[in-house]
Molecule: SAH (S-adenosyl-L-homocysteine) riboswitch aptamer
Organism: Rubrivivax sp. A210
RNA sequence: CUUCCCGAGGAGCGUUGCAACGGCAGCCAUGCCGCCAGGCUCGGGGCGUUCGAGGCCAGCCGCCUCCCACCGCAACGGCGCUCACCCACU
Numbered sequence: 001c002u003u004c005c006c007g008a009g010g011a012g013c014g015u016u017g018c019a020a021c022g023g024c025a026g027c028c029a030u031g032c033c034g035c036c037a038g039g040c041u042c043g044g045g046g047c048g049u050u051c052g053a054g055g056c057c058a059g060c061c062g063c064c065u066c067c068c069a070c071c072g073c074a075a076c077g078g079c080g081c082u083c084a085c086c087c088a089c090u
Stems, first nucleotide, its partner, number of pairs: 001048001003046007010083006018039001021034005038076001052066005
């Protein structure tokens, strides 16, 4: 870093529907139907890949290490509604 899994970002109802996903059709482009508003960010972990320093080894596509404590803390997620929480005013 890719990807997958888990957790967190307060909760719920309704609604529209892009992407993704599923089905059908098609040579392809794509179209139709269904489903659909955590698909985003942060943290932890698995497989894989890549890089730096130090140490081990005869050697390496090999192995190990790269720290501890305390305090504080996110930004966001179509539209409508409800609750919770916080602040201010009455």